[in-house]
């Protein structure tokens, strides 16, 4: 990197280096020289995997913190190719365009597979 499942409205931040960027793309809007990004230590949050217990077919449930993830605003909002509800305008009827949803997509973390 692909591919499937799951889950994303709670939570959790200080030092030292560095030295103008960040927030995935686009828009927006916000965060940053009262210090972005990125790196090291530290300390915390959570609890997918994972050990224990408890139950055992399975699962559910409790501890716990060894792999990972994460600690600015809902995933900071909205949107992206795609189905669909509705509203108003028009109209013989559809279409196509306007507005406001839902779903799926994206995109992020595990877990498995490759």
């Nucleotide at each position: 990197g692909a591919u499937u499942u799951a889950u994303a409205g709670a939570g959790a931040a200080g030092a030292g280096g560095g030295g103008a960027g960040a927030g995935a793309c686009a828009g927006g809007c916000u965060c940053a020289c009262u210090g972005a990004a990125c790196c090291u230590c530290u300390a915390g949050c959570a609890a997918c995997c994972u050990a224990c217990a408890c139950g055992c077919u399975g699962a559910a449930u409790g501890u716990a913190a060894g792999g990972u993830g994460c600690u600015a605003a809902u995933u900071c909002c909205u949107g992206a190719u795609c189905c669909u509800g509705g509203u108003a305008u028009a109209u013989a009827c559809a279409a196509u365009g306007a507005c406001c949803g839902g779903g799926g997509a994206a995109u992020a973390u595990a877990a498995a597979u490759u």

SAM riboswitch aptamer (S box leader) from a Cytophagaceae bacterium, 114 nucleotides, folded computationally. Of the family's consensus pairs, 97% are formed in the model. NCBI's taxonomy places the organism under Bacteria, Bacteroidota, Cytophagia, Cytophagales, Cytophagaceae. Its Rfam family is "SAM riboswitch aptamer (S box leader)". Rfam describes the family as follows. The SAM riboswitch is found upstream of a number of genes which code for proteins involved in methionine or cysteine biosynthesis in Gram-positive bacteria. The prediction has a mean pLDDT of 79.